[in-house]
Molecule: transfer RNA
Organism: Patescibacteria group bacterium
């Protein structure tokens, strides 16, 4: 330089043969239990899906760039 792979809530993932409310555990809160805390229990708030155009009636899902990581292969001394 080329070529593949990954990019989802604070993390760590699933969904990726395009159908619509974006799921799961952790992790945060708030309430119950308790002397107090831990466990439990019951509700809860968090992701425009790296990023930008495109392509559809509809995109996390195709398609192009463009950005950050990885791999493997060239190149260089």
């Nucleotide at each position: 330089g080329c070529a593949c792979c990954u990019g989802u809530a604070g993390c760590u993932u699933a969904g990726c043969u395009g159908g619509a409310u974006a799921a799961a555990g952790c992790g945060c809160c708030u309430c119950c239990c308790u002397c107090c805390g831990a466990a439990g229990g019951a509700g809860g708030a968090g992701a425009u899906c790296g990023u930008g155009c495109g392509u559809u009636c509809g995109a996390a899902u195709c398609g192009c760039g463009c950005c950050a990581g990885g791999u493997g292969c060239a190149c260089c001394a």